[in-house]
This is a predicted structure of a 109-nucleotide RNA (SAM riboswitch aptamer (S box leader)) from a Bacteroidota bacterium. It was read from a public genome assembly, where an Rfam model found it. NCBI's taxonomy places the organism under Bacteria, Pseudomonadati, Bacteroidota.
RNA sequence: GAUUUAUAAAGAAGCGGCGAGAGAUCAGGCUCAAAGACCCGCUGGCAACCCUCCGAGGUGGAGAAGGUGCCAAUUCCUGCCCCGGUAAAUACCCCGGGAAAUAUAAAUU
Numbered sequence: 001g002a003u004u005u006a007u008a009a010a011g012a013a014g015c016g017g018c019g020a021g022a023g024a025u026c027a028g029g030c031u032c033a034a035a036g037a038c039c040c041g042c043u044g045g046c047a048a049c050c051c052u053c054c055g056a057g058g059u060g061g062a063g064a065a066g067g068u069g070c071c072a073a074u075u076c077c078u079g080c081c082c083c084g085g086u087a088a089a090u091a092c093c094c095c096g097g098g099a100a101a102u103a104u105a106a107a108u109u
Stems, first nucleotide, its partner, number of pairs: 001109008013043005021032003026079004044071003049067002051063004075101001080098003084094002
């Protein structure tokens, strides 16, 4: 890097550094940002995928030392397909579902 499976509407601070954009790509929105965002470091925390323990076992229970991960907004929202509603009819709009992509973990390669 690739593949598979699972999860993604919950949760989580401060200080220092840097100095202009950032929020995965593209597009349209909308937010954050010199009262310093994003990113990096330290401390702290959240969580419970691996892990540890209990259990015959389970989509079970407990734990949080270790391996990750995470700590603005639903993966910030939408864009592709389908159902329903509205509409004279299509579209727009609204509701719901699915897919794709992305992120994280574990396993395999």